[in-house]
RNA sequence: GGACGUGUAGCUCAGUGGUAGAGCACGUGUCUUAUAAACACGUGGUCCCAGGUUCGAUCCCUGGCACGUCCACCA
Numbered sequence: 001g002g003a004c005g006u007g008u009a010g011c012u013c014a015g016u017g018g019u020a021g022a023g024c025a026c027g028u029g030u031c032u033u034a035u036a037a038a039c040a041c042g043u044g045g046u047c048c049c050a051g052g053u054u055c056g057a058u059c060c061c062u063g064g065c066a067c068g069u070c071c072a073c074c075a
Stems, first nucleotide, its partner, number of pairs: 001071007010024004018055001026042005048064005
């Protein structure tokens, strides 16, 4: 340098055009002498960035950024 893939909650990941979710974590409560576990409730998002298409974009298109895999080149 080229090809491909990934980027969504603190973490791991779903969601493939119509107002964004799960598990874990975190907070509060119940329980317990207390903690843990269990149970109940709750908090938490610029969907990597910028444009475009669309009535409407996390989703489609273009460019950029970061990371990963493979290939090539230089030394």

About this RNA:
A computed fold for a 75-nucleotide RNA from a Patescibacteria group bacterium, annotated as transfer RNA. Its Rfam family is "tRNA". Rfam describes the family as follows. Transfer RNA (tRNA) molecules are approximately 80 nucleotides in length. The organism belongs to Bacteria candidate phyla, within Bacteria. The RNAcentral record of the sequence draws on ENA and MGnify.